[in-house]
The part of an RNA shown here (small-subunit ribosomal RNA, central domain) has 346 nucleotides and comes from Renouxia sp. The RNAcentral record of the full RNA draws on ENA and SILVA. It matches the Rfam family "Bacterial small subunit ribosomal RNA". The literature on the family includes a 2001 paper in Science by Yusupov et al., "Crystal structure of the ribosome at 5.5 A resolution". The prediction has a mean pLDDT of 84. Lineage of the source: Eukaryota > Florideophyceae > Corallinophycidae > Rhodogorgonaceae > Renouxia.
Context: one part of a larger RNA
RNA sequence: CUGGGCGUAAAGAAUAUGUAGGUGGAAAGUUUACUAGUAAUCUAAAAACUAAAUUUUAAAUUUUAGAUAAAGUUUAUUAAAUUGAUUUUCUAGAGUUUAGAAGAAGAUUGUGGAACUUUAAGUGUAACGGUAAAAUGUAUUAAUAUUUAAAAGAACUUCAAAGGUGAAAACAGCAAUCUAAUUUAAUACUGACAUUGAGAUAUUAAAGCAUGGGGAGCAAAGGGGAUUAGAUACCCCCGUAGUCCAUUGCCUUCAACAAUGAGUGUUUAUUUUUAGCUUUUAGUUAAAAAUGUAGUUAACACGUUAAACACUCCGCCAGGGAACUACGAUCGCAAGAUUAAAACUC
Numbered sequence: 001c002u003g004g005g006c007g008u009a010a011a012g013a014a015u016a017u018g019u020a021g022g023u024g025g026a027a028a029g030u031u032u033a034c035u036a037g038u039a040a041u042c043u044a045a046a047a048a049c050u051a052a053a054u055u056u057u058a059a060a061u062u063u064u065a066g067a068u069a070a071a072g073u074u075u076a077u078u079a080a081a082u083u084g085a086u087u088u089u090c091u092a093g094a095g096u097u098u099a100g101a102a103g104a105a106g107a108u109u110g111u112g113g114a115a116c117u118u119u120a121a122g123u124g125u126a127a128c129g130g131u132a133a134a135a136u137g138u139a140u141u142a143a144u145a146u147u148u149a150a151a152a153g154a155a156c157u158u159c160a161a162a163g164g165u166g167a168a169a170a171c172a173g174c175a176a177u178c179u180a181a182u183u184u185a186a187u188a189c190u191g192a193c194a195u196u197g198a199g200a201u202a203u204u205a206a207a208g209c210a211u212g213g214g215g216a217g218c219a220a221a222g223g224g225g226a227u228u229a230g231a232u233a234c235c236c237c238c239g240u241a242g243u244c245c246a247u248u249g250c251c252u253u254c255a256a257c258a259a260u261g262a263g264u265g266u267u268u269a270u271u272u273u274u275a276g277c278u279u280u281u282a283g284u285u286a287a288a289a290a291u292g293u294a295g296u297u298a299a300c301a302c303g304u305u306a307a308a309c310a311c312u313c314c315g316c317c318a319g320g321g322a323a324c325u326a327c328g329a330u331c332g333c334a335a336g337a338u339u340a341a342a343a344c345u346c
Base pairs, nucleotide, nucleotide: 004317005316006315007300008299012314014203015202016201017200021196022195023194025090026089027088028087029086030085031084033083035079036078037077038076039075040074042072043071049066050065051064052063053062093193094190095189096188097186098185099184100183101182105179106178107177108176109175110174111173112156117151118150119149120148121147122146123145127138128137164171165170208250209249210248211246212245213244217243218242222238223237224236225235261313262312263311264310265309266308269291270290271289272288273287274286275285276284277283278282295302296301319346320345321344328339329338330337331336
């Protein structure tokens, strides 16, 4: 370069916004850049190949000619369907408006009850706790149990569902304030304003880091008791970071998964659920599930939420290991992250 791929074989970036770039709805003009045709014009080095000649034993060398040429350059001219440019117009894409709807969407503040733990006091007496069985542990300095009072922190039982919302990560006691998105119905408005998106920017679970708080429960590390041949484990008793908070800042990773990039159009049916609307045994719009026709697939399976049929754009893949590594570069307080080879080996 050509061709093939990316659910599970290598391969969809964690997610979104969006710059450049790519691609892009309908109609009518103009133009002729592209494109297509016609005519002319110019170009084709050396080597190699073929033929002849020269020198030579031969190979080789040198010289001349030929073909490859069905291709392209430049100029003029013709065409105007398509692409491009430009002018005018349109409403089917997109957006705005009005009236509704549902929601654990986000941020902040306030507040509620149950439980666990601790503290104080009462009652009460010898055990409690724990396990497969035990022991460490707690308890006559009165535990466990039970009653009352108080404190503090974290999480929100039922409702709860194949349910809902969000771009993803994720989001659940209750109330208020502020903010965003989705969807339905209907009229009007703008008039292609769209789509994808290299770089870039923002968000990004858990763990971890820094500063200051907080610390009930749980619990890496650590200590002890068991088990065992050993037991740096599984089980038990303790227990520190951490888990929680911030009108504080970093880190930027994951089986960040539907292992399935985004957008548009087309293509059988049945059942169920969520939110609307309507002419309400039903129809229809949007969303979410199950089975499944055609078709696809190596098979499993997918199947109007496609892995079907097509188009546009981006990302990525190229035998296994070495290697989510080394070196270099960028970022980071660090931990590390991103980018990313080769020798060698099978």